[in-house]
Context: one part of a larger RNA
Molecule: large-subunit ribosomal RNA, domain IV
Organism: metagenome
RNA sequence: CACUGGUUAAGGAACUAGGCAAAUUAAUACCGUAACUUCGGGAUAAGGUAUGCCAGUUAGGUGAAGGGCCUGCGCCUGGAGCCAAGACUGGUCACAGCAAAGCGGCGGUAGCGACUGUUUACCAAAAACACAGGUCUCUGCAAAGUCGUAAGACGAUGUAUAGGGGCUGACGCCUGCCCGGUGCCGGAAGGUUAAGAGGAGCUGUCAGCGCAAGCAAAGCAGCGAAUUGAAGCCCCGGUAAACGGCGGCCGUAACUAUAACGGUCCUAAGGUGGCGAAAUUCCUUGUCGGGUAAGUUCCGACCUACACGAAAGGCGUAACGACUUCCGCGCUGUCUCAACCAGUGGCCCU
Numbered sequence: 001c002a003c004u005g006g007u008u009a010a011g012g013a014a015c016u017a018g019g020c021a022a023a024u025u026a027a028u029a030c031c032g033u034a035a036c037u038u039c040g041g042g043a044u045a046a047g048g049u050a051u052g053c054c055a056g057u058u059a060g061g062u063g064a065a066g067g068g069c070c071u072g073c074g075c076c077u078g079g080a081g082c083c084a085a086g087a088c089u090g091g092u093c094a095c096a097g098c099a100a101a102g103c104g105g106c107g108g109u110a111g112c113g114a115c116u117g118u119u120u121a122c123c124a125a126a127a128a129c130a131c132a133g134g135u136c137u138c139u140g141c142a143a144a145g146u147c148g149u150a151a152g153a154c155g156a157u158g159u160a161u162a163g164g165g166g167c168u169g170a171c172g173c174c175u176g177c178c179c180g181g182u183g184c185c186g187g188a189a190g191g192u193u194a195a196g197a198g199g200a201g202c203u204g205u206c207a208g209c210g211c212a213a214g215c216a217a218a219g220c221a222g223c224g225a226a227u228u229g230a231a232g233c234c235c236c237g238g239u240a241a242a243c244g245g246c247g248g249c250c251g252u253a254a255c256u257a258u259a260a261c262g263g264u265c266c267u268a269a270g271g272u273g274g275c276g277a278a279a280u281u282c283c284u285u286g287u288c289g290g291g292u293a294a295g296u297u298c299c300g301a302c303c304u305a306c307a308c309g310a311a312a313g314g315c316g317u318a319a320c321g322a323c324u325u326c327c328g329c330g331c332u333g334u335c336u337c338a339a340c341c342a343g344u345g346g347c348c349c350u
Stems, first nucleotide, its partner, number of pairs: 001345008010336002014334001019331001027051005036041001038170001052092007060083003066077004093097001105329004110324002112321002117129002133168007145154003171316004176246003181243002183239005190234003196228002201223005208215002247265005274308001286302005
């Protein structure tokens, strides 16, 4: 000097990103216990008191002898002895009696997630995942879906109160408008449309004809028009707890300001309820209020929402949380500011 422990005057979070670490608390009995609440809880809430030893008293348990009735290994009475966690009274010692060890610090506010669970084996335990519940959709059984080239298997020795997939995520109150685009479902009149069918026509070759130029049947080949031809697409409807989307400008009230009101352009429709500087707010340390002597955080409001918003759910919510934020009480070497002690290591001397 480092580490691991121990103690500390006065102060008591002034430390720090943050009370990290440490300290406090702690057992048992009794008293007592708020808001809120899904009436279960919250709750060991909080906050108090007692605790050793000695003596006495006593509740309580068991129940002998004896007595009575009586004859049943019965009933009633009786209370000795023994046990005794507990309670009470008095006394007594120490600084201290759950004398050691072991053994919750507490309260308030807000956010997120309902909860118990699960997770990055070896830097993340969470607000992430899961969850019961909700909803949409597929599937009629040789089911849909999945694995496999196949046989076959799972689904399931199940059968729509079943099984697969997607989204949401207890509970409470709710879940607005848009189907123009994309997707999905339904429709089939018309348009378009493949192979195939079809075969007009054309070409090559060659008997034959022709003086020649050339023409050219059948056959064999090649090309090939019209016509016919399904789904799909176009088209017509439906569907948003399907993918998604949910406006702009100008004017107007007898102070001012603001605009219930009006005009106009565009759209498929122009964001409803609720919430809102928020885990979302750029400007921003917004403004006001609270808390502090002093508060970029926090809580309550306001609404000018750069860029909340209703199952990529919206807003609440008791209980729960090694989650996150802020505040208070207690407590402390975290600090003011450091000191000493013990052990281990290092270092120095020998």